The RNA shown here (transfer RNA) has 72 nucleotides and comes from Candidatus Woykebacteria bacterium RBG_13_40_15.
[in-house]
RNA sequence: ACCCCCGUAGCUCAGAGGUAGAGCGGCGAGCUGUUAACUCGCAGGUCGGUGGUUCAAGUCCAUCCGGGGGUA
Numbered sequence: 001a002c003c004c005c006c007g008u009a010g011c012u013c014a015g016a017g018g019u020a021g022a023g024c025g026g027c028g029a030g031c032u033g034u035u036a037a038c039u040c041g042c043a044g045g046u047c048g049g050u051g052g053u054u055c056a057a058g059u060c061c062a063u064c065c066g067g068g069g070g071u072a
Stems, first nucleotide, its partner, number of pairs: 001071007010024004018055001026042005048064005
């Protein structure tokens, strides 16, 4: 320099253009003599940035930023 993959909750990751989710973690409650375990509930996201396409974008397009890999 070029090519490919990735960027979504604190962490690990889903999400085939139409209401953003799960597990773990956190908080609260139940249960228990207490803790743990278990059960129920709650909070937590400007979906990496900026433009574009569209009635509608996490999703499609362009570019930039960051991470990983490959070729030279």
Its Rfam family is "tRNA". Rfam's curators write: Transfer RNA (tRNA) molecules are approximately 80 nucleotides in length.